[in-house]
The RNA shown here (small-subunit ribosomal RNA) has 1436 nucleotides and comes from an uncultured Planctomycetota bacterium. The prediction has a mean pLDDT of 83. Rfam family: Bacterial small subunit ribosomal RNA. RNAcentral holds the sequence, with entries from ENA, Greengenes and SILVA.
């Protein structure tokens, strides 16, 4: 100290979340010890039982027990009387002050027990408990009679004092007043007990402690609580009442108190030392100690008493609950412990009065559940231990593995050795002060003995340390926040390994931090939340120069206090530590005095700049009112009606809303200029007040146009729209509501201060006066831009700079400016303003793409010009669909569909159906068996395959042989394995298509940018090209284009068989046949040429374009290969080749027949035609390229023909396929379904082949089908192109090839454009696209969940208010008893509980309706984002 999370990335804003400490805690897992602390947070809701206040016999009678013969002493006991019992303990309900804290004050007051000083303790009396005795009750418990004592109670006495009331003298206070001294009157005391020390008692001073009362300041949360008080504020009464002031209470009097510095009422809450948190300021909290303060089953009262309105007293009512004999009586654990309940949850009916304190006692002692202590809980802190050393290139298991190995791991085992805790024995420092005594519990020493009893919980995908199998497959599950899981999951389970803590560890929930995320320290408001539509002012906040004065404020110094504990610091006690002790400091804070006067504040004065007034000028659609003009609508006039053309602007004015025709009148505010009066009069502004587009609403009036609603037409799939034809309210005018706008500069209002450049309006000074400019200067209004500022964008003297003064506003998105409440309006509606609840995000700026029914430039056979053709017909063929046992699979827009398949009859064949085989049709390796068997014959079965069976025969050493021994192929069992065209092209290699042969795609250095990122690649020409070339914060370079390969096209060189023949010879019917030749054609090798190189012309002096010369070829010559960074999870897992998964007598293999050729259809791609620019039939010419040995095959003979017989020649420039055909010459045929067309279909042959039935091809005969140019819509081609014409190959036993590769023959037309359609490149724009427009999204409907608001009403609770009833009690009054003390009855005021009344406020509930949020794939549509296809959006 930060971190993750909005995005394709980026900056910001802005919220969720996490990481840290913390608890009176609980849950879950697990759990060895001891310290010290801690422990009913909920039902202040009910308690069974026990104890938690008694004590004193040295106040007093008297019973009883014991010694004693007895007087008597001792113990004990109920009881009179005295303290106590108002402390101690619990607890937090109540209370927002009658409380608390912290400072005063009490001159308005108390005190029993203690401390001190004074003065005193006298004479008397008459009851009464207990006690007998008698009744009365079930009991609690009471009744009468008799009789007793005190330190109980009563009278008198005294009076030092006090008190009261009237005098004198002194002295002090802040007022009423106090004090002191003294003199007079009135009233008031007592008690004894003792063991003779002493210990009581009365009265009065004084302290000490404790208490009572007052005031001052603080002290949650709401304004959706704005007005509250009737003893309410204050006076009188020597008034009543208290210790004591006082409306604390009466009686009258007066009308006055308290509030925006928060009254009044709601809601919540005991307050503080202090805790916990934090860097601090703060924020939360007040459980364990302490300190006050309420309360004691709810509620009222009083009495006792120094003290109480009284936890374990009284009385009275209420509501429980318990005894009862039904008459009547008892109770109060928010004390200890303990119990049900209630809950997530919180213990032991335990020992002790040893110590501390405390009551009472002369003591001894006695009582104490206060308190010492142990007990249960890992609730919390702290501390210790489950061992220690040695121990292997490393056991075993186990986990991974690339199968080599690696983890776990010195870790076990093993060898040596300690004893902490815990376990047993035994002892006595300490807690005991204090010489004796006294210990409930605790501690502290010695010994013994044996690793032996003692390790777990969360993580491991990023925050965040810490990885791999394997199992599951959007399943089960996980999750704090992003987010994992749809077969290869480090995210789920589980396992092995890790990390982290550790007797704990983790989650839950809760406080504070991180959050600068309510910002005082220390934020924000132009676009992210935020500036009130605008202006006048109230209160309040600030406030100008200077001079005296106060000192509140402020600084300094000091007095008291700021209890202790606590935190901090030093020291010390427990073995350490937690803990505990003694010191010290802090306790930041209140107060008494003093002292200082720079600032603020207050008080007097004096000043002018700041504000205002005067005077001279000034600009203006600023405002009301009046009078007036007439331009535009119309085809004209008339009527109506009431708008202001050009000028008119980036102008002027106004606070803003908003204001424009001329003249008048009235009237607000501005400017300059003079410095002439006033002298801080100012600024800002919560409430208040006034104005305030457009819509709207009232009344009256007006209605040309225009135009919500509404008709109607047209557009649509629809069209309650956009388009058009009508058309009412409105819109205009008077008066009167309403109060809102994207009322915007999304920028409040004043003020000062900080570079500039330039226009506009309006003054005014200088320049010689004037114009024209030119220089200053005030004040408005605009534009660029610096520095700063800001996320950026931009903003910049008109601030969004830098500084002050007040106001208002904002704290995630939506739900919502909604709803309840209040108010204001007639409404409509505003104003003010939430919550549940749900999301991990909504946003702003900016980039980089993609995209647009934005926009510039430019390109493609993309259009358009053209030339043919598909889409009709029949065939062929591939798909599709339907059929089947099967018709295997695979390609699907473009970029699948004559595609894979450059050859399906069997085979191929993956596919069906039957029949068979199980180590196998193929490869390796192990094991075993042995000559079985393998090869060859052969026999049965059968379709085969296959099964079953018989014959025969091996190598090598010993041997003559028999026969033995051994071996490897083979083969037969067996066992690892094989096999798979089976899944997954979304595990994948490779290969291929496409954008597209479009010109783009990047890099480095540098440089601008917080930053994504930009620039270079952009601007200007230029090009086919990011191809060059000027410019250029960019310089360069890469992959791309180009160019290097190849083919063609012209030359030359070189070489001449098998090619070629011009000369020369030979020869033949004939033919480079032959000799020969190296001329030419050709071959196949090597060169040369073409480079905008020359010329002119344009262009920037450039690149480069246009034209020209020469040349075989001109500007890339033609053509071909050649495929940037990428993009379609594009194709293929069935070329192959791999990962995972699946299958194993079967998804393998083998064999047979079948299908992959099915046929009502639809489609795509081709053939062949519909003819005469053809068709036939005669004859005659000209190619390239290729290809032949299981092979091309001449001549020759056979057949009309496929073919056949046969077999020279060729392994090929030699020889065969092999005739090219379109052409050209001639003859026919006359425009017809034909001498075109040739589909089916009969028959007859032929060839390949084991075999042409499904299901080949080819020949002749005969047959002679739709078709006469082909809707909408579509292809392909810019030159040797389209078009047309044949000829070859490859695959192949053959062929269904009309196909595909290719070759050569003839051989056009059109275009010079770029509007449009497609598609592509650059640059620019807008965006809410980013899976990127086949994208985003909006609203109703429909359906499931939550939560809300209204709602006739029903329930409940709180707090007043008017009335009725009136317990006990005090206090008044009456009556009756009494010599005093002690009483008896009655009645009046207040009054608690309760009834009753009508209202106020919070909550529940509710038939039914309201919108709202949320929920992979539901309905209608197309609202928004691109000009989103009618620009959006704001107000009505």
């Nucleotide at each position: 100290a930060g971190a993750g999370u909005u995005u394709g990335a980026u900056c910001c804003u802005g919220g969720c979340u996490c990481a840290g400490c913390c608890u009176g805690a609980a849950c879950g897992c697990u759990g060895g010890c001891g310290g010290c602390g801690u422990g009913g947070u909920u039902a202040a809701g009910a308690c069974a039982u026990g104890c938690a206040a008694g004590u004193c016999g040295c106040a007093c009678g008297g019973g009883c027990c014991u010694a004693g013969c007895a007087a008597u002493a001792g113990g004990u006991c109920a009881g009179u009387g005295g303290c106590g019992a108002a402390c101690g303990g619990g607890u937090g309900a109540g209370u927002a002050a009658u409380g608390u804290a912290u400072c005063g004050c009490u001159a308005a007051c108390g005190u029993a027990c203690c401390c001190u000083g004074g003065a005193c303790u006298c004479u008397g009396g008459g009851a009464u408990a207990g006690c007998u005795g008698c009744c009365c009750g079930a009991a609690a418990g009471g009744g009468c009679a008799g009789g007793u004592a005190a330190u109980a109670c009563c009278a008198g006495a005294u009076g030092a004092g006090a008190c009261c009331a009237c005098g004198a003298g002194g002295g002090g206070g802040c007022a009423u007043c106090c004090c002191c001294u003294u003199g007079u009157g009135c009233u008031c005391a007592a008690a004894g007990g003792u063991c003779c020390g002493c210990c009581g008692g009365u009265c009065u001073g004084g302290g000490a402690g404790c208490g009572g009362g007052c005031g001052a300041u603080a002290u949650c949360g709401u304004a959706u609580c704005g007005g509250c008080u009737a003893g309410u504020u204050g006076g009188u009464g020597c008034g009543g009442g208290u210790a004591a002031c006082g409306g604390c209470c009466c009686a009258c009097c007066a009308a006055g108190g308290c509030g925006a510095c928060g009254a009044c009422g709601c809601g919540u809450a005991a307050c503080c030392g202090g805790a916990c948190u934090g860097a601090g300021a703060g924020g939360u909290c007040g459980g364990c100690c302490g300190g006050u303060c309420a309360c004691a089953u709810c509620g009222g009262g009083a009495c006792u008493g120094a003290g109480a309105c009284a936890c374990u007293g009284c009385c009275c009512g209420g509501a429980c609950u318990c005894c009862u004999a039904c008459g009547g009586g008892g109770g109060g654990c928010u004390g200890c412990a303990g119990u049900a309940a209630c809950g997530a949850a919180u213990c032991u009916u335990c020992c002790c009065c040893a110590a501390u304190g405390c009551a009472c006692g002369a003591a001894a002692g006695u009582g104490u559940g206060a308190g010492g202590g142990a007990g249960c809980g890992a609730c919390g802190c702290c501390g210790c231990g489950u061992g220690g050393a040695g121990g292997a290139c490393g056991a075993a298991g186990u986990c991974c593995u690339u199968c080599g190995g690696g983890a776990u791991g010195u870790a076990a085992a093993c060898u040596c050795c300690u004893g902490u805790c815990a376990g047993g024995g035994g002892u006595u420092a300490c807690c005991a002060a204090g010489u004796u005594c006294u210990g409930a519990g605790g501690a502290g020493c010695c010994c013994c003995a044996g690793a032996g009893g003692a390790a777990g919980u969360g993580g491991c995908g990023g925050c965040u340390a810490a990885c791999u199998c394997u199992g599951u497959g959007c399943c089960a599950g996980c999750a704090g926040c992003c987010g994992c899981g749809g077969u290869a999951a480090g995210a789920c389970a589980g396992a092995g390994g890790c990390c982290a803590c550790a007797a704990g560890c983790g989650u839950u929930a809760g406080g504070c931090g991180g959050a600068a995320u309510c910002a005082c320290u220390g934020g924000g408001c132009u676009u992210a939340a935020a500036g009130c539509g605008c202006g006048u002012g109230u209160a309040g906040g600030c406030g100008g120069a200077u001079g005296c004065u106060u000192a509140a404020g402020u600084g300094c110094c000091u007095u008291g206090u700021g209890a202790a504990a606590u935190c901090c610091c030093a020291c010390g006690g427990c073995u350490u530590a937690a803990c505990c002790g003694u010191g010290g400091a802090a306790c930041u804070g209140c107060u008494c005095g003093g002292c200082a006067u720079a600032c603020u504040g207050g008080g007097c004065g004096u000043c002018u700049u700041g504000a205002g007034c005067c005077a001279u000028c000034u600009a203006g659609g600023g405002g009301u009112c009046g009078c007036u003009g007439g331009a535009a609508c119309a085809a004209a006039c008339g009527g109506u009606g009431g708008a202001c053309g050009c000028c008119c602007a980036a102008a002027g004015u106004g606070a803003a809303a908003a204001c424009a025709g001329g003249c008048g009148a009235c009237u607000g505010g501005g400017g300059a200029u003079g410095u002439g009066c006033u002298g801080a009069c100012g600024c800002u502004g919560a409430g208040a007040c006034g104005c305030g587009a457009a819509a709207g609403c009232c009344a009256g009036g007006g209605g040309a146009g225009c135009a919500a609603a509404c008709g109607g037409g047209a557009u649509u799939a629809g069209a309650u729209a956009c388009c058009c034809c009508g058309g009412u309210a409105g819109u205009c005018c008077u008066g009167g509501c309403c109060c809102u706008a994207a009322a915007c500069g999304a920028u409040g209002u004043c003020c000062a201060c900080u570079g500039g450049a330039u226009c506009g309006c309006g003054g005014c000074g200088c320049u010689u006066u004037g114009a024209c400019g030119g220089c200053g200067u005030c004040g408005c209004g605009g534009u660029c831009g610096g520095a700063g500022c800001a996320a950026a964008a931009g903003u910049g003297u008109u601030a969004a700079g830098u500084g002050g003064a007040c106001c208002g506003c904002c704290u995630g998105g939506g739900a919502a400016g909604u709803a309840c409440g209040g108010u204001c309006g007639c409404a409509a509606g505003g104003c003010u303003a939430a919550a549940a609840c749900u999301c991990a995000a909504a946003g702003g700026a900016a980039u980089u793409g993609a995209c647009g029914g934005g926009g510039g430039c430019u390109c493609a056979c993309a259009c358009a010009a053209g030339c043919g053709g598909u889409g009709g017909a029949g065939c062929a063929u591939g798909u599709g669909g339907u059929u089947u046992a099967a018709u295997u699979c695979g390609a699907a827009g473009c970029a699948a569909c004559g595609c894979g398949c450059a050859g399906a009859a069997c085979c191929u064949u993956a596919c069906c159906u039957g029949g068979g085989c199980u180590u196998g049709a193929c490869a390796u390796g192990c094991u075993u068996g042995g000559a079985u068997u393998a090869u060859c014959c052969c026999u049965g079965u059968g379709a085969a395959a296959g099964c079953a069976g018989g014959g025969u025969a091996c190598g090598c050493c010993c041997g003559c042989a028999a026969g033995g021994g051994u071996g490897g192929a083979a083969c037969g069992a067996g066992u690892a394995c094989a096999g798979g065209u089976g899944c997954u092209g979304c595990a994948u290699g490779g290969c291929u298509g496409u954008c597209g042969u479009c010109a783009g795609c990047u890099c480095g250095u540098g440089u601008c940018g917080u930053g994504a990122g930009a620039u270079g690649u952009c601007g200007g020409g230029u090009u086919a090209a990011g191809u060059c070339c000027c410019a250029u914060a960019a310089c360069g370079a890469g992959c791309g284009a180009a160019a290097c390969c190849u083919u063609u096209g012209c030359c030359c060189u070189u070489a001449g068989u098998u090619a070629c023949c011009a000369u020369c010879g030979g020869g033949u019917u004939a033919u480079g046949c032959c000799g020969g030749g190296g001329a030419c054609u050709c071959u196949a090798a090597g060169g040369g040429g073409a480079c905008u190189g020359c010329c002119g012309g344009u262009g920037u002096c450039a690149a480069a374009c246009c034209g020209g010369a020469g040349g075989a070829a001109g500007g890339u010559g033609g053509a071909g290969a050649u495929g940037a960074c990428g993009u379609c999870a594009a194709g293929u897992c069935c070329u192959c080749a791999u990962g995972g998964c699946c299958u194993u007598u079967a998804u393998g293999c083998c064999c047979a027949g079948g299908g992959c050729c099915a046929c009502a259809c639809a489609c795509g791609u081709g053939c062949u035609a519909c003819a005469a620019u053809g068709g036939g039939a005669u004859g005659g010419a000209c190619a390239a390229a290729g290809c032949g040995a299981a092979c091309c095959a001449a001549g020759a003979c056979c057949g009309c023909a496929a073919g056949g017989u046969g077999g020279u020649g060729g392994a090929a420039a030699u020889c065969g396929c092999a005739g090219a055909a379109a052409u050209c010459a001639u003859c026919c045929c006359c425009c017809a379904g034909u001498u075109c067309a040739g589909a089916u279909c009969g028959g007859a042959g032929g060839c390949u082949g084991c075999a042409a039935c499904c299901c080949g091809c080819c020949u002749c005969c005969g047959u002679g089908a739709a078709g006469u140019u082909g809707g909408a819509a579509u292809c392909g081609c810019u030159a040797g192109u389209a078009a047309u014409c044949g000829c070859g190959g490859a695959u192949c036993a053959g062929c269904u090839a009309c196909g595909c590769c290719g070759c050569g023959g003839u051989g056009a037309a059109u275009g010079u454009g770029u509007u449009c359609c497609u598609g592509a490149g650059c640059c620019u724009u807008g965006u809410a696209c980013a899976c990127a427009c086949c994208g985003c999204c909006c609203g109703u409907c429909a359906a499931g969940u939550c939560a809300u608001g209204g709602g006739a009403g029903c329930c409940g609770g709180g707090a007043a208010u008017g009335g009725c009833c009136g317990a006990a009690g005090c206090c008044g009054c009456c009556u009756c008893a009494c010599c005093a003390a002690c009483g008896a009855g009655g009645u009046g005021u207040c009054u608690a509980c309760g009834c009753c009344a009508g209202g106020c406020u919070c909550g529940g509930u509710g038939a039914c309706u309201g919108g709202g949020a949320c929920u992979a794939a539901g309905u209608c549509g197309u609202a928004a984002c691109a000009a989103g296809g009618u620009a959006g959006c704001c107000g009505u």